[in-house]
RNA sequence: AUCCCAGGGGCGCUCUGAACGGAGCUGAGAUCGCGAUCAAGCGAGUCCCUUUGAACCUGAUCCGGGUAACGCUGGCGUAGGGAGAGGUGUAA
Repeated sequence: AUCCCAGGGGCGCUCUGAACGGAGCUGAGAUCGCGAUCAAGCGAGUCCCUUUGAACCUGAUCCGGGUAACGCUGGCGUAGGGAGAGGUGUAA
């Protein structure tokens, strides 16, 4: 790096417009259905990640910057958590 099986996680923000739908921003992805409304949740799909672990969660209704708005961006972060076994090939 690739193959196979298994597992972990996310699916945001804004406008039209209340909805079917449509448009815009960042991005790997930012989707649909069911169920509700004290509502968590369930299913499918998709993308990413699997200890060499910033995929993702907590801190967080956080802090600086920026935007129409938003984890948009930097900090936080040599913080705390977080899901693997094998085959083949190549290089050192």
Molecule: TPP riboswitch aptamer (THI element)
Organism: uncultured Rhizomicrobium sp.